[in-house]
Context: one part of a larger RNA
């Protein structure tokens, strides 16, 4: 000088950072990876069209009965029956639309986030190589997308189980699954020509053979086809298949560099090489069979210990030394050990299987779990935070989009843990007040310090106003333009309108009262800036080193004074 610090005393504000270095110890609870109904069949809710039925209700006609009337009638009133209407209510069937969704299916879940246990190694850094490789989504280009089939969930029914869950029978859709067709190019094989390379070899062109692809969805229209269209047609967008190139990402090989110990000197049997075969995206003892007997080592093999590596960080004039917390890159790991599956990508933190330890549930038969994600708990420890707010921004997944999800992220909270900034007042004020301390008793000092007077109001407090961060996406309209037969639709661009803030009523601004609410810590023998008095009496104590203390201690304790730093100051630890 530095610190992810801790401890003691003290503590006003703000900005920006940082915050389990120990037990990779164990974890209650919540959340951290979903999304798409424009892939699909169902279910539910709502609305609506058509049909059927019932009821309330309506009035007219007819009939019957009763009343009434009267002349036996008619007119009139009531009830019942039939016929008719029925815009209201209810139920059912078929269909359409919107919303929603358990399941099938697709994409994602291999990213993002955490930790540093292991690893002394092609792990990392740096420079090369792959003529030995892969690459979903994205971009550019080319071509294609024909025609069929059978299932399984959901669902229904019947079971088993305490649960977790699971069995049987039957039905069904798809961008799920499986054959067939076509197949330029690509792949394999083969023939020929040709160019190139450090080797194995690689490329280009022409020809033959073989096997091998696909899926639809949404919007619109009548130009073409069929014409009855709301199509099996056309068209736009999204998707699908094959291939080439790109971008970006990964895999493998390799030169050099990368801690300590020789009180570790020899080590190695798939070991070193070859042939063949298998395997892989790919080379390779990567695996296997056979053959040979090699390979490494004082230029330190092997063994043991320690350790994630780097950009950087600290220190230093530099060379160097130390270090790798936060941030960024790479690697490794995900309770411990092992294994594969799916997939473009994993041998997969919040997937699967097995074994183990531990915890939990149980009807004892059997099951469930994995915070080194964000918070939080116990424990360990000198020591390290909220079970907060929001997806408004940035980024990511899915989706045509609206949007959904996102403890990534953006913010707020806690902690003087660090750095930086500000404040705790300014001016004036000598009767040099009082008090304290010292004193040679004259005085000295605290000390312009205080009081008093004149001001200011940063910050804090109270009242009022109040952001930027928001760009968009998207929707509607208009215009231009591409596709198109089209004034439809859709893509692109422009303009106009609508459109979203967690932080936060925060930052900031204005006003108000009032010096008001805000200073400590360490040291004072020398090193080392700063001295006296009293107490103590080799006691009590101090101390980084030298050393102080045994009766006048500037070194112990207290007081006054002084010095230093300051919202901090000291101590301890560690590195230079």
């Nucleotide at each position: 000088g530095a610190c992810g610090a801790a401890c003691g005393c003290u503590g006003g504000c703000g900005g920006c950072g940082u915050g389990c270095u120990u037990a990779a110890c164990a974890c209650a609870u919540g959340c951290a990876a979903g999304u798409c109904g424009a892939a699909c069949g169902g279910g539910g809710c709502u609305g609506u069209g058509c049909c059927c039925u019932g009821c309330a209700c309506c009035g007219g006609g007819c009939g019957u009965u009763a009343g009434g009337g009267g002349a036996u009638a008619a007119a009139c009133u009531a009830a019942c029956g039939c016929c008719g209407g029925g815009a209201g209510c209810a139920g059912g069937g078929c269909g359409c639309a919107g919303c929603u969704u358990a399941g099938u299916g697709g994409c994602g879940a291999a990213c993002g986030g955490g930790u540093g246990a292991g690893u002394a190694a092609c792990a990392c850094g740096u420079g090369g190589g792959c003529a030995a490789c892969c690459u979903g989504c994205c971009c550019u280009u080319u071509a294609g997308c024909c025609g069929g089939g059978g299932a399984c969930a959901a669902c229904a029914c019947c079971g088993c189980g305490a649960a977790a869950g699971u069995g049987g029978u039957g039905c069904u859709a798809a961008u799920a699954c499986c054959g067939g067709a076509u197949g330029a190019g690509a792949u394999u094989u083969u023939u020929g020509u040709u160019u190139c390379g450090c080797a194995u070899g690689a490329g280009a062109c022409a020809g033959g053979a073989a096997a091998g692809a696909a899926a639809g969805g949404c919007g619109g229209c009548c130009u073409c086809u069929a014409c009855a269209c709301a199509a099996a047609g056309c068209u736009g967008c999204c998707g699908c298949u094959a291939a080439a190139g790109g971008a970006a990402g990964g895999g493998c090989c390799u030169g050099c560099g990368u801690c300590u110990g020789a009180u570790u000197a020899g080590u190695u049997a798939g070991u070193u090489g070859g042939u063949g075969u298998g395997g892989u995206a790919a080379c390779g003892g990567c695996g296997c069979a056979c053959c040979a007997a090699g390979g490494c080592g004082a230029c330190g093999a092997u063994c043991a210990g320690u350790a994630g590596c780097c950009g950087g960080u600290c220190u230093g004039a530099g060379a160097g030394g130390a270090u790798g917390g936060a941030c960024g890159g790479c690697c490794a790991c995900a309770c411990u050990g092992g294994g594969a599956c799916u997939g473009a990508g994993a041998c997969a933190c919040g997937g699967c299987c097995c074994a183990g330890a531990c915890u939990c549930c149980u009807a004892c038969g059997g099951g469930a779990g994995g915070c080194a994600g964000c918070a939080g708990u116990g424990g360990g420890g000198a020591a390290u935070u909220u079970u907060c707010c929001g997806c408004a921004a940035u980024g990511g997944a899915c989706g045509a989009a609206a949007g959904u999800c996102u403890g990534a992220c953006g913010g707020a909270g806690c902690a003087a843990c660090g750095c930086c900034g500000c404040g705790u007042g300014a001016g004036u004020g000598a009767a040099g007040a009082a008090g304290g301390c010292c004193u040679u008793c004259g005085g000295g000092u605290u000390g312009u310090a205080a009081a008093g007077c004149u001001c200011u109001u940063u910050u804090g407090c109270c009242g009022g106003g109040g952001g930027a961060g928001a760009a968009a996406a998207u929707u509607a309209u208009a215009c231009a333009u591409g596709u198109a037969a089209a004034c439809a639709a859709u893509g692109u661009g422009u303009a106009u309108a609508a459109g979203u803030g967690a932080c936060g009523g925060u930052a900031c601004c204005c006003g108000g009262a009032g010096a008001a609410a805000a200073a400590g810590c360490c040291a004072c023998g020398g090193c080392u800036a700063a001295c006296u008095a009293c107490g103590u009496g080799c006691c009590a104590g101090c101390a980084g080193c030298c050393g102080c203390g045994g009766u006048a201690a500037u070194a112990c304790g207290u007081a006054g004074g002084u010095g230093g730093c300051a919202a901090g100051c000291g101590u301890u630890g560690u590195c230079c």
Background: This is a predicted structure of a 576-nucleotide part of an RNA (small-subunit ribosomal RNA, 5' domain) from an uncultured bacterium. The coordinates come from a structure-prediction model, not an experiment, and the mean pLDDT is 82.